[in-house]
Context: one part of a larger RNA
Order: sequence, then C1' cells, then structure tokens
RNA sequence: UUGGGCGUAAAGAGUUCGUAGGCGGACUGUCAAGUUUCCUGUUAAAUUUCCAGAGCUCAACUUUGGAAGUGCCGGAAAAACUGGCGGACUAGAGGGCGUUAGAGGUUGGCGGAACGGUCGGAGUAGGGGUGAAAUCCGUUGAUAUCGACCGGAACACCGAAAGCGAAGGCAGCCAACUGGGACGACCCUGACGCUAAGGAACGAAGGCUAGGGUAGCGAAGAUGAUUAGAUACCAUCGUAGUCCUAGCUGUAAACGAUGGACACUAGCUUCUUGAAGUGUCGACCCUUCAAGUGGCGAAGCUAACGCGUUAAGUGUCCCGCCUGGGAAGUACGGCCGCAAGGCUAAAACUC
Repeated sequence: UUGGGCGUAAAGAGUUCGUAGGCGGACUGUCAAGUUUCCUGUUAAAUUUCCAGAGCUCAACUUUGGAAGUGCCGGAAAAACUGGCGGACUAGAGGGCGUUAGAGGUUGGCGGAACGGUCGGAGUAGGGGUGAAAUCCGUUGAUAUCGACCGGAACACCGAAAGCGAAGGCAGCCAACUGGGACGACCCUGACGCUAAGGAACGAAGGCUAGGGUAGCGAAGAUGAUUAGAUACCAUCGUAGUCCUAGCUGUAAACGAUGGACACUAGCUUCUUGAAGUGUCGACCCUUCAAGUGGCGAAGCUAACGCGUUAAGUGUCCCGCCUGGGAAGUACGGCCGCAAGGCUAAAACUC
C1' cells in the first nucleotide's frame, strides 16, 4: 500500500508468440448503458451542521420547533464525450507487384592449412620444458627433415566501431529447402490495431540419460617443481567433458545492468543497404529521401556520472517489478525434473 520510483542507489521478467483483460484513428446516423441537468420518494430516532426560541445569573452544556444532508430507487430531459448498433473513409495495420542486402535457420556434400598417429626414406644424441629445474620422451633410434596414408576438431587471410537474427546466438566453399527485413511506384482489404495476467514455444555454457566418436585442449586425479606449508599459481601426464544423433535440464554480469508500442522536440559527422536526381567513358563522387548502425552535441532531463530523434527529453496506453541491511533467494508447502536442481516464497531473531 496513498504515493514515489526501476541505466549505476531496492527495482525491466532471458526472449518471442498469444488467451482473458485494459487501451485504441478520422466521418456520419441512431440508442441512451456511463455522463450531465431537473423533479418525486427515501435517507428512522438520537448524533452532526444551520436558523428561530427556551432552561441553568451568562457561556459551555441541556432542551423545543424547523431546515440541511452525501447516497440510492423511480420519472423527465440533453446528446458533446465514453460506450452499443448501423453505414461509409484511408493517414494506423495487413496483402499484392517489382527491386534488393545479409556469418538468419535446417540438411547434405566438398576443401586447404595446422595438429596428432601409423608406415617408409635419410640421419645421430639428444629432445622437451622453465624464472631456474625436474618429472617426461629418446640408441628397441627420439628431436629436426622428406614422402605416403589414417583421424578428429576448428575454419587463418577477407574481417570492419561491418552484417543478420526476438533473444540465446550466427563465419571455409557449394547445393537444396526455408524464416524475417529494407526500398519503390501504384493496386487491394478497410481499424483488421497496441499491450499482454495466466499459457505456449525458443533459450549460451555447464550438467544428466542412451548410443557413437575422441586429434587437440582438459575439471577430477597422478607426478615434478615452488614454498614455512602449497590440497594453488608453473611443468609432465591425464579421466569426464569438449564433437555427433535422440531426449532432458531451463539457468547466466541471459547487460544497453535501460520492457513493448505510438507521437512530438536543434544540428554536425562515420559506416551499411535501397531508391531518385545531376555530372561523368567509367569505377565512382555529389545532392536528396527511407531503413539501419556508431561518434559528438542545442534544448531538456539527471544526485552526479551521464542521456540527448537508437532519450535516461516531452506525453499517451498496457505489462513486469521495488518498498532499510542481515537471516534468504533460505525454510516449509506446492508444481516441475532421472538427478543435479529450478520456479513460487516467508518468519522468528538481529542491527
């Protein structure tokens, strides 16, 4: 619990789709639910307030009479706004046509460098590693070198503050299938929109289940060093894992630590993509427009830092979330999970 807030102080859900709900463009007719005005009734008495009296010497106080009273039922009226129904509109939204950029996704195939291994050639005593060493490898021939073959994983240069995607994320080349976007001039539909509690789907790394695979790297583990010690940093090995297929887990500093949509509010400049115009033999450059992506900045905002047409400015709509620190993102219960655990989520006590 009103309110005030959520980039960094507590606080934007990891992301998207979408149900209920909330909110919703411009014109016209109609209804009268909301709304507004008037009227009737009611709103017990006492109380409260007001008016006129009365009683305590006054007053407070008490008391008599009258009035007022928010709201509600009913009736009458208005029709601007909200709403219901009908009609018509095109600026929102969507579709068609044409052009177009891209590591967007899925599947299959192919390629070269490097690395490791096996075999062969040639060759001899070292190699490796470090701050220095040692463990380690090597005369059963290592290291260095040449050739052939096998294997798995990742794709140097291009490469960029670049591009694409809702987010997670996406990079060798080719093909097939496939999602989204941008721009252009018209045509079509005619508010079909925005947000989104529950819900559903997607969701890095790690972990789990089953089956495969395993070159390099490498939790755990072993050993050598270092050290007072060294369950570490360094070194030599090395299992899970890292890879593939099918499924599960559902979390991250899942970050722009900044929810989504729309409108408005100075500019300068970089890059990407598209279009138009002008000039040019042409690459291309210049001007303008649109979409995106960065830097700097007027106004404004901010506690400051900073943000600043990609807002943290000015407004509207909808959702999520916060409310002193610790206990605690814990206990208990519930739901989910094979488990690990996840989601939801306190209190005592204490400062």